[in-house]
Context: one part of a larger RNA
Molecule: small-subunit ribosomal RNA, 3' major domain
Organism: Patescibacteria group bacterium
RNA sequence: AGACGGGGUCUCACACAAGCGGUGGACCAUGUGGCUUAAUUCGACGACAAGCGAAGAACCUUACCAGGGCUAGAAACUCCAAUGAAACUCUGAUGAAAGUUAGAGCUAUACCCACAAGGACAUUGGGGCAGGUGCUGCACGGCUGUUGUCAGCAGGUAUCUUGAGACGCAAGCUUAGAUGCCAAAACCUGCGUAACCCUUACUCGGUGUUUUAUUUGUCACCGAGAACUGCCCGGGAUAACCGGGAGGAAGGCGAGGAUGACACCAAGUCAGCGUGGCCCUCUGAUGCCCUGGGCUGCACACGUGGUACAAUGGCCGGGACAAUGGGUUGCCAAGGCGUAAGCCGGAGCUAAUCCCACCAAAUCCGGUCUCAGUUCGGAUUGAGGUCUGCAACUCGACCUCAUGAAGUCGGAAUCGCUAGUAAUCGCCAAUCAGCCAUGUGGCGAUGAAUACGUCCCUGAGACUUGUACU
Numbered sequence: 001a002g003a004c005g006g007g008g009u010c011u012c013a014c015a016c017a018a019g020c021g022g023u024g025g026a027c028c029a030u031g032u033g034g035c036u037u038a039a040u041u042c043g044a045c046g047a048c049a050a051g052c053g054a055a056g057a058a059c060c061u062u063a064c065c066a067g068g069g070c071u072a073g074a075a076a077c078u079c080c081a082a083u084g085a086a087a088c089u090c091u092g093a094u095g096a097a098a099g100u101u102a103g104a105g106c107u108a109u110a111c112c113c114a115c116a117a118g119g120a121c122a123u124u125g126g127g128g129c130a131g132g133u134g135c136u137g138c139a140c141g142g143c144u145g146u147u148g149u150c151a152g153c154a155g156g157u158a159u160c161u162u163g164a165g166a167c168g169c170a171a172g173c174u175u176a177g178a179u180g181c182c183a184a185a186a187c188c189u190g191c192g193u194a195a196c197c198c199u200u201a202c203u204c205g206g207u208g209u210u211u212u213a214u215u216u217g218u219c220a221c222c223g224a225g226a227a228c229u230g231c232c233c234g235g236g237a238u239a240a241c242c243g244g245g246a247g248g249a250a251g252g253c254g255a256g257g258a259u260g261a262c263a264c265c266a267a268g269u270c271a272g273c274g275u276g277g278c279c280c281u282c283u284g285a286u287g288c289c290c291u292g293g294g295c296u297g298c299a300c301a302c303g304u305g306g307u308a309c310a311a312u313g314g315c316c317g318g319g320a321c322a323a324u325g326g327g328u329u330g331c332c333a334a335g336g337c338g339u340a341a342g343c344c345g346g347a348g349c350u351a352a353u354c355c356c357a358c359c360a361a362a363u364c365c366g367g368u369c370u371c372a373g374u375u376c377g378g379a380u381u382g383a384g385g386u387c388u389g390c391a392a393c394u395c396g397a398c399c400u401c402a403u404g405a406a407g408u409c410g411g412a413a414u415c416g417c418u419a420g421u422a423a424u425c426g427c428c429a430a431u432c433a434g435c436c437a438u439g440u441g442g443c444g445a446u447g448a449a450u451a452c453g454u455c456c457c458u459g460a461g462a463c464u465u466g467u468a469c470u
Base pairs, nucleotide, nucleotide: 001470002469003467004466005465007464008463009462010461011460012459013458015454016453019417020416021415022414023413026307027306028305029304030303031302032301033300034298035297042053043052064293065292066291067290068289069288070287073129077128078127079126080125081124082123083122084121088105089104090103091102092101093100094099111118131280132279134278135277136276140274141273142269143268144267145265147263152191153190154189155188156187157186159166160165172181173180197257198256199255200254202225203224204223205222206221207220208219228251231245232244233243234242235241309410313369314368315367316366317365318364325356326355327354330349331348335344336343337342376407381402382401383400384399385398386397387396423446424445425444426443427442428441429440
């Protein structure tokens, strides 16, 4: 100088407390461990792994396994030699396919060109080589997580010290903030903080393929303004600032996003990509192609979620109100058929125009059920169908009928959240033929309770103290 302390003082944070809703019990979905297996491909393991890589495992993907095949190779560059216009089309045998093998047709139509030669292209053989999701993230780049959007981290000069080093960056007040004020051997500076950027709330101006019969307006786009402790009162050191008030759409950082300092964890990733080294490759593979299987396997354990256990509810009928988005190999209207999934149909739309989508559900009104394992709950199973796709057995989703399990609010323990938030409700999208999406990313609708406070738990910061640790 650090690090640590069941040392001290001070400060902060959904850290506790005060509240609301959950997890832990049930069933199911999903991920992980374990077990099993020919294989159940690989990685990730407290916080910072476990609905994570994976924004889509039936084939493909696919890296795994079994079997069948290929060796200059599925794709690339180049050299040499030979052959041939290059190509295109068709057929037979064998086979699960890949592949292996046997033929046929077609024309001399291509650049320079009378032909030849040459160039280009293809095939075959040989050479230089390819290829590897093989190993090492403890050789690396790049990217990322975490402490943490915490307020810290560092340099120059000066000063102090024999020196390592200190100071600056103590103290007082203040702030979300190393944010400021004041002040002391300090004075400056950089990276962070803040601001600049985007969205949103208000007003104005301009523009207008939508709406409507039309205009205004809503709305959309573009631009400008508006908030700065500017004004008043009180406190404070007359300062910074704090408390209250006026005006205002908005008030003291208005709300949200993007933005992540020096560094820590030899944190994560050689399987996204790139890459050093090592290893495998005519002993025919750790490379490549194919068929089938596996990644979905089930005594069990853990994580994350979904649905419930009901009357603030279930069911039936009727009425109402959104926003974000997507669409031409696409979205698919009207009309018709079917109980339905869906089918037929074909209008419109390359989109403020048409469609998904009357865009919604909780909500509201009326009826019924009357506290039950029930008209709660929907797992499981049987039967019949629909759709996608070459193909739904392993292993898809959906519909109808039947079946109706556990479950009556969950032990110890534990999680999230301070406002348009939590909770509840639905909608859209990416990936995608289809989908195991209850996931993820967004969007709106309804819309709370509580915070006395900082003793305690956890984490972090500042100063100080002790130390046999570095």